[in-house]
Molecule: c-di-AMP riboswitch aptamer (ydaO/yuaA leader)
Organism: Candidatus Fermentithermobacillaceae bacterium
RNA sequence: UCAUCCAUUUAGCCGAAUCCUGCCCGUCAAGGCAGGUACGGAGGAACCCGUUUGGGGUGAAUUCGGACGCGUGUCCGAUAGGGCUAUCCUUUCACCGAACCCAUAGCUAACUCCGGAGGCUUGAAAGGGGGAAUUA
Numbered sequence: 001u002c003a004u005c006c007a008u009u010u011a012g013c014c015g016a017a018u019c020c021u022g023c024c025c026g027u028c029a030a031g032g033c034a035g036g037u038a039c040g041g042a043g044g045a046a047c048c049c050g051u052u053u054g055g056g057g058u059g060a061a062u063u064c065g066g067a068c069g070c071g072u073g074u075c076c077g078a079u080a081g082g083g084c085u086a087u088c089c090u091u092u093c094a095c096c097g098a099a100c101c102c103a104u105a106g107c108u109a110a111c112u113c114c115g116g117a118g119g120c121u122u123g124a125a126a127g128g129g130g131g132a133a134u135u136a
Stems, first nucleotide, its partner, number of pairs: 011121004019036006039115005048106001055102004063078006081096002087129007
């Protein structure tokens, strides 16, 4: 000097997934349990819609082609769609384009039932706005 690992603190990103109270354990911290909560999802009338042959839901994550394979599948390419680059908008390139759950469920007032996690660290460029600070 560089790289890796661990711990703490600060800021930020994807996402509904934030915040609070009590108890247990414990030196502390961490952890465990219970109850709520910002926020989010599903089921469920009338009316309406729909039907001809195919399941449904959360989610951006849908669809197509090719190769391999006994098969479940694996790989490659593209694609509907999607998010970030620490003010906003547009465009281009780059990136993602999964996973899981349920068992025949349209919409849906009353009503009913659930979730309230986890994972990470800012890709690059062009144009047009807005705001702030400094100087003259």